[in-house]
This record gives sequence, structure tokens and C1' cells, in this order.
RNA sequence: CGGGGUGUAGCGCAGUCUGGCAGCGCGCUGCUUUUGGGAAGCAGAGGUCCCGGGUUCAAAUCCCGGCACCCCGA
Repeated sequence: CGGGGUGUAGCGCAGUCUGGCAGCGCGCUGCUUUUGGGAAGCAGAGGUCCCGGGUUCAAAUCCCGGCACCCCGA
């Protein structure tokens, strides 16, 4: 320098192809249960969807540019 992949809650990921409420598991908080802890049950909080721009009634999703990390090639 060229090509490919990944980026979504504290962590691990799905959702993207085919635009339409932003979700799952673990974790966290509260309550119930227990002598206490754990386990279990119920409820809840937590997100600029990597950044900027464009298209659209509507963008995590489509288009353009950029950034970070990983892989391959030179």
C1' cells in the first nucleotide's frame, strides 16, 4: 500500500440479507423465600447501535467517507 472480516447495555452475542417498538444470556439493583448465605421466583435499572454525512414518511439495517481492532497478500 491492496483485499477481507468485526464494531449493538458492564461482559458475551442475536437482530442487518428482506428498512417499521432495540432484544437474548450472564451480570447489576430491589422484593419474596432462608437463622444467614447460596439457589429459585417476581419486578426494575442500564444503549449517542464506533464516528460523520446522504437516501427515505421512517435507518442498527441501504449508500458514501472516516476511525479502531483482527486476518490475508505485497
Transfer RNA from a Pseudomonadota bacterium, 74 nucleotides, folded computationally. Its Rfam family is "tRNA". Rfam links the family to the GO term triplet codon-amino acid adaptor activity. RNAcentral holds the sequence, with entries from ENA.